Bacterial RNase P class A from a Rhodospirillales bacterium, 380 nucleotides, folded computationally. A source record names the gene rnpB. Rfam family: Bacterial RNase P class A. Rfam classes the family as a ribozyme. Rfam links the family to the GO terms ribonuclease P activity, dimeric ribonuclease P complex and tRNA processing.
[in-house]
RNA sequence: CCAGAUGGCCGGGUGACCGCUGCCGACGUAAGUCGGGAGAGGAAAGUCCGGGCUCCACGGAAACACGGUGCCGGGUAACGCCCGGCGGGGGCGACCCCAGGGAAAGUGCCACAGAGAGCUGAACCGCCGGUCUUUGACCGGUAAGGGUGAAAAGGUGCGGUAAGAGCGCACCGCGCGACCGGCAACGGAAGCGGCAGGGCAAACCCCACCGGGAGCAAGGCCAAAUAGGGGCGGCACGCAGGUCUUCCUGCAAGCGGCGUUUCCGCGCCCGCCGCCCGGGUCGGCUGCUGAAGAUGCCGGGUAACCGGCAUCGUAGAGGAAUGGUCAUCCAGCGCCCCUCGGGGCGUGGACAGAACCCGGCUUACAGGCCAUCUGGCAUU
Numbered sequence: 001c002c003a004g005a006u007g008g009c010c011g012g013g014u015g016a017c018c019g020c021u022g023c024c025g026a027c028g029u030a031a032g033u034c035g036g037g038a039g040a041g042g043a044a045a046g047u048c049c050g051g052g053c054u055c056c057a058c059g060g061a062a063a064c065a066c067g068g069u070g071c072c073g074g075g076u077a078a079c080g081c082c083c084g085g086c087g088g089g090g091g092c093g094a095c096c097c098c099a100g101g102g103a104a105a106g107u108g109c110c111a112c113a114g115a116g117a118g119c120u121g122a123a124c125c126g127c128c129g130g131u132c133u134u135u136g137a138c139c140g141g142u143a144a145g146g147g148u149g150a151a152a153a154g155g156u157g158c159g160g161u162a163a164g165a166g167c168g169c170a171c172c173g174c175g176c177g178a179c180c181g182g183c184a185a186c187g188g189a190a191g192c193g194g195c196a197g198g199g200c201a202a203a204c205c206c207c208a209c210c211g212g213g214a215g216c217a218a219g220g221c222c223a224a225a226u227a228g229g230g231g232c233g234g235c236a237c238g239c240a241g242g243u244c245u246u247c248c249u250g251c252a253a254g255c256g257g258c259g260u261u262u263c264c265g266c267g268c269c270c271g272c273c274g275c276c277c278g279g280g281u282c283g284g285c286u287g288c289u290g291a292a293g294a295u296g297c298c299g300g301g302u303a304a305c306c307g308g309c310a311u312c313g314u315a316g317a318g319g320a321a322u323g324g325u326c327a328u329c330c331a332g333c334g335c336c337c338c339u340c341g342g343g344g345c346g347u348g349g350a351c352a353g354a355a356c357c358c359g360g361c362u363u364a365c366a367g368g369c370c371a372u373c374u375g376g377c378a379u380u
Stems, first nucleotide, its partner, number of pairs: 001376010012329007020039002023036005041351001045362002048360005053215004066211005071085005086100001087098004101206002106204002108200003124146002126142007154172006173195001174193003179188003219286004229277007238251005254270001256269005293312008330349001332347006
C1' cells in the first nucleotide's frame, strides 16, 4: 500500500430572523402580552421476547389440555437475551455459522430412479455350481463386480473359496470401555468386541423445564347541562308573613281522574313545582416520568456483569409540539484551472418522529472516524 475480520463511536457545527408545545416570573378580571429557560433516537420503528406497574380471576399445590424453550457453566429482576466454554460445519487466516435432548416406546414419511427404501437380511445384470433337449431354460449359492439413487447394511490389502463373504488376518474406521483430566458439556485412553436395528423429531410423539388473563384506551379521583332513577315536601275553600284580626302583603305548580263515604276525610293513579340523594355521559385532574437512571474514577471478574465513591438533573405532549428561511464553516460529490503545493465555481448531509416505563432481539440507515487483528505485496 492492497484485500479483509472483529469491536466501538459519530451521524453536520455556529449565528440571525420567523414560528410550535409545556414550565417559571411579571402584568392583566380574563383573553392574553412581555421576559427567562427547556423541548426526539440509535434505532423513538416492528410490537417479536422478557419484566416493572395496574386491574380482573383464583384456597395452596399438583395434574390434564394448549403454547414455548431445549449442549455445559455463568450473568441478570427476568428472558427465547448476553458472556465464556464444548461439539459439529465453513474459511489459508483473523474469524464466522449451527432449534445442538430422545430414532432400541409407538405411529408416520423417504419424491424420481431402481429388482429392492428397511428386519425378512435384499438377486435386475453379472459370477459360480448342478440338472436338462448346451447360442438357452430352470434350481441353488454369491453382496466381490455393474446399474439406480441423497441414502443399498464398514473401507483397503493379503489369505481363503466352486464363486464369494469379517469367513480368517493386518491397518484404518466403528461400538463398549477400566482409568486419567475437567464443576460440567466433553476430551484423552489401556483393553475388549468381527461389526450390530439406515435417515427424518423446524412430522406426530416421548422426556425435562417454563407459562393465569388483560393491558396506561390499565387503573384512581373530581364532576356540568339535558334526559332518566330514588326520597321528602307541596300544587289556592290553601299556605306563609306582617305595623295583628271584617285588614295588608306574598306565593312555582291540579277548583285532575277513579274508588269508598252522610260529612270530615282516606286510598290509588296520572300530571306538575321545589329541594335533596345517587349512577352514568361531556369535561378536568392523576397515573407521568427519579428510572433495575446517566456519566466519570477506583476495585473484583477472561468476559457478560457486580460493588464502592463522586457528580448530574435529562421531553412529558396528548390527536399529539420539537419546524422553516438565510448567511457562514466542515465532510462528501461533480466540473474547470494548475507552477502538482493547491485554487475557483456549483452541489450538498441518510434512516427516520417519543405517546406508561425498563432490559433485549430484529429491521432501516447517505457518509465518516477510531482501536485491535489477519492474509498478500514492497522496502529496511